[in-house]
Context: one part of a larger RNA
RNA sequence: GAUCAAACUCAUACUUGGCCUGCUUGACACAUGAAAGUCUGACGGGAAGUGGUGUUUCCAGUGGAAUACGGGUGAGUAACGCGUAAUAACCUUUCCUUGGGAGGGGAACGACAGCUGGAAAUGGCUGCUAAUACCCCGUAGGCUGAGGAGAAAAAGGAGGAAUCUGCCUGAGGAGGGGCUUGCGUCUGAUUAUCUAGUUGGUGAUGCAAUAGCUUACCAAGGCAAUGAUCAGAAGCUAGUCUGAGAGGAUGAUAAGCCAAACUGGGACUGAGACACAGCCCAGACUCCUAUGGGAGGCAGUAGGGGGGAAUUUUCCGCAAUGGGUGAAAUCAUGACAGAGCAAUGCCGUGUGGAGGUAGAAGUCCCACGAGUCAUGAACUUCUUUUCCUGGAGAAGAAGAAAUGAUGGUAUCUGGGGAAUAAGCAUCAGCUAACUCUGUGCCAGCAGCCGUGGUAAGACAGAGGAGGCAAGCGUUAUCC
Numbered sequence: 001g002a003u004c005a006a007a008c009u010c011a012u013a014c015u016u017g018g019c020c021u022g023c024u025u026g027a028c029a030c031a032u033g034a035a036a037g038u039c040u041g042a043c044g045g046g047a048a049g050u051g052g053u054g055u056u057u058c059c060a061g062u063g064g065a066a067u068a069c070g071g072g073u074g075a076g077u078a079a080c081g082c083g084u085a086a087u088a089a090c091c092u093u094u095c096c097u098u099g100g101g102a103g104g105g106g107a108a109c110g111a112c113a114g115c116u117g118g119a120a121a122u123g124g125c126u127g128c129u130a131a132u133a134c135c136c137c138g139u140a141g142g143c144u145g146a147g148g149a150g151a152a153a154a155a156g157g158a159g160g161a162a163u164c165u166g167c168c169u170g171a172g173g174a175g176g177g178g179c180u181u182g183c184g185u186c187u188g189a190u191u192a193u194c195u196a197g198u199u200g201g202u203g204a205u206g207c208a209a210u211a212g213c214u215u216a217c218c219a220a221g222g223c224a225a226u227g228a229u230c231a232g233a234a235g236c237u238a239g240u241c242u243g244a245g246a247g248g249a250u251g252a253u254a255a256g257c258c259a260a261a262c263u264g265g266g267a268c269u270g271a272g273a274c275a276c277a278g279c280c281c282a283g284a285c286u287c288c289u290a291u292g293g294g295a296g297g298c299a300g301u302a303g304g305g306g307g308g309a310a311u312u313u314u315c316c317g318c319a320a321u322g323g324g325u326g327a328a329a330u331c332a333u334g335a336c337a338g339a340g341c342a343a344u345g346c347c348g349u350g351u352g353g354a355g356g357u358a359g360a361a362g363u364c365c366c367a368c369g370a371g372u373c374a375u376g377a378a379c380u381u382c383u384u385u386u387c388c389u390g391g392a393g394a395a396g397a398a399g400a401a402a403u404g405a406u407g408g409u410a411u412c413u414g415g416g417g418a419a420u421a422a423g424c425a426u427c428a429g430c431u432a433a434c435u436c437u438g439u440g441c442c443a444g445c446a447g448c449c450g451u452g453g454u455a456a457g458a459c460a461g462a463g464g465a466g467g468c469a470a471g472c473g474u475u476a477u478c479c
Stems, first nucleotide, its partner, number of pairs: 001479001006475003010471001017347003021342002023307001028305001030303001032302002038064002042062002045059004073259002081185006090177003095173007103137004112127006143150002156165003186232003194222002198220007235257003239250004262283005285296004313339001315338001317336001321335001322333001324331001352382004362373001364371001387416006396406001423468002426465002429448002434463005444451002
């Protein structure tokens, strides 16, 4: 000099705008609300409404796809975790293209009804019933096998119809994912050896797939001063900061990947999880309880406590974009879009313009003549960014129309009046800017050098000056 997710001092009750950013510390423990719902055009019920038929609405339940996305966090991890370049032994819901198929039959379980246990959470028994739920037979492709043979698919719904949509099974693609490998990836030798499924082979188990992934047997290997092992600290990267560069530092926001979701294990379902707002077990903690037993997980959003130098509203809306569901209308969405708070940062605008010497009063200084603040003020005149106040008023909405949270915002326009608006640190040298008074090695200053012991340009105050400016200075960080 530059930098910053900064903090603090003083100042900003000037205004407003634009774009960002906002728990870096305790991955500490959390009250409360809401953050994942949807489909009746898969299905049977219950209820409301209706004079009847028809139609409509609501409710829980069976069923479907979704809840593995989106959102937050960085504890762990030195690892094929990440980055980059490759590889072969794989899977893939939805989507796109395309071939073929959808025949025949059956038995249940919820809801519901009755009875019943429990304080509750939540059940139990008996009985009825539907389906795109479940099962069987037949058949196709496909698999295994020399062959015989064996295993093995399906579902309908809407519509007057045309037709639309869903289902089963092949092939190809797209996108996504799993595995493997070369190279790169912090510090310590005051860590030198480490390893027994360990290294390799054969047979098997297992997986979507390769593989000591697992297992039986066999061999005795494998890694390591080109730093193994151990220990410490750490999410990685595009990037960011700095620097002429080489480098050094860093990994907040926004983007990609990874990891964990109270702590530790485990599987279930599923195309996909070993699953943040799913399940089971154990543990710690909190809460309820009729003491028998139950409920919970903010590293989602807002918010309270605590910690800390330090970080916001228990706001508005699904109007837009995106994803979920549905044939659709819709529905839900703390994703997102917005508003609010904070000068946290960057950018932009202003706090007036022109004239004005009797060089006024006053301050400071003085050689007492003067000089300085200083055209600065007053005064004259002009303007209205901003401000106050009336009126008009968006785009973002795609479309035939309707649909805007933002927002009566931005913007435009009439009227008013200089009206509402400047501070902070510095002034010996480095370093731009000097005198007086006080103090007297005291009080103090200080980044370094140093300064202060009676004329201190270095302390304190004053006047003045130079610097930056809605900020300024200090502290911390890094180059």